[in-house]
RNA sequence: AACGCGCUCCGGGGUCAGUGUAAAUCUGUACCGGUGGUGAUAGUCCACGACCCUCGAUCUUCAUCCAACAGGAUGCGGUGAAGAGGUUGAUUCGGUGAAAAUCCGAGACCGACGGUUAAAGUCCGGAUGGGAGGAAGCGCGCG
Numbered sequence: 001a002a003c004g005c006g007c008u009c010c011g012g013g014g015u016c017a018g019u020g021u022a023a024a025u026c027u028g029u030a031c032c033g034g035u036g037g038u039g040a041u042a043g044u045c046c047a048c049g050a051c052c053c054u055c056g057a058u059c060u061u062c063a064u065c066c067a068a069c070a071g072g073a074u075g076c077g078g079u080g081a082a083g084a085g086g087u088u089g090a091u092u093c094g095g096u097g098a099a100a101a102u103c104c105g106a107g108a109c110c111g112a113c114g115g116u117u118a119a120a121g122u123c124c125g126g127a128u129g130g131g132a133g134g135a136a137g138c139g140c141g142c143g
Stems, first nucleotide, its partner, number of pairs: 003141005008135003016028003030122002032111002034048004043109002052086004059078002062075005091107005113125003
C1' cells in the first nucleotide's frame, strides 16, 4: 500500500414571452438530468436509490376477562425499526474506431405524490429530510 473496525465530511439540476379575470401549469420557446456498472465518457443499456404499496419487531388508545400492590391475557384499531417483496418513464439513424444505443453529427422521447383563482420535469410542499454512493479525509488495528 492493500485489508478490517470506527468516526467525520460530501452527496439533484432546470427560462422567458404570449393569450387571458386568473397560468413559470395552456400556447410558443428555452432549460435540466442522482448513484454504481458497462473493451469507450449514458436522463433513455444493466443494476441501485428515493417517492408509493404490502408483510413485519417494538410501543400503544379503547373494550372484555383474570388479579386486586405491580401487572397479565384476548380482540378491533393506531405506530411501523432492521429486513424482505411489489411497483417504478423514456432512443433511433449515420460517422469514427479493435471496441461506443455512452464520443461526434442529426432527429426523437421521458420525468412520482400533494398544493395552486387555469391543467406543472422547472413554482410551493413533505425536504435544514432521506439516500444509492463518494473522499489523495481522520483515528485505531494489521502490515